[in-house]
SAM riboswitch aptamer (S box leader) from Thalassobacillus sp. CUG 92003, 108 nucleotides, folded computationally. The source organism's lineage runs through Bacteria, Bacillati, Bacillota, Bacilli and Thalassobacillus. The coordinates come from a structure-prediction model, not an experiment, and the mean pLDDT is 79. The model forms 88% of the base pairs in the Rfam consensus.
RNA sequence: CUCUUAUCCAGAGUGGCGGAGGGACUAGGCCCUUUGAUGCCCGGCAACCUUUCAAAUGCUAUUUGAAAAGGUGCUACAUCCUACAGAUUGUGAUCUGGCAGAUAAGAG
Numbered sequence: 001c002u003c004u005u006a007u008c009c010a011g012a013g014u015g016g017c018g019g020a021g022g023g024a025c026u027a028g029g030c031c032c033u034u035u036g037a038u039g040c041c042c043g044g045c046a047a048c049c050u051u052u053c054a055a056a057u058g059c060u061a062u063u064u065g066a067a068a069a070g071g072u073g074c075u076a077c078a079u080c081c082u083a084c085a086g087a088u089u090g091u092g093a094u095c096u097g098g099c100a101g102a103u104a105a106g107a108g
Stems, first nucleotide, its partner, number of pairs: 001108008013042001015041003021032003026083004043075003048071003051067007079100001084097005
């Protein structure tokens, strides 16, 4: 980098450093930000994989629940909206899906 599967409605700071842009990419919009953003550290959240414990079953295993030690991840709104297709419609919009993207696990 490509492919497969699952998830993307919850949760998480009045901390420290630092000093100008940021919300993935393109365009338009909307929004955050010197009352300090993005980022880094610390703290925290969660429970995808590993691990541990308990229970059940169809017992070399599977499922459910708990813990949070290890590998990741996340920590404004929020996968921000529109872009492609469809449905409804009061023609302003609403809803569904796709594409794209993010994370985990596996394969190449």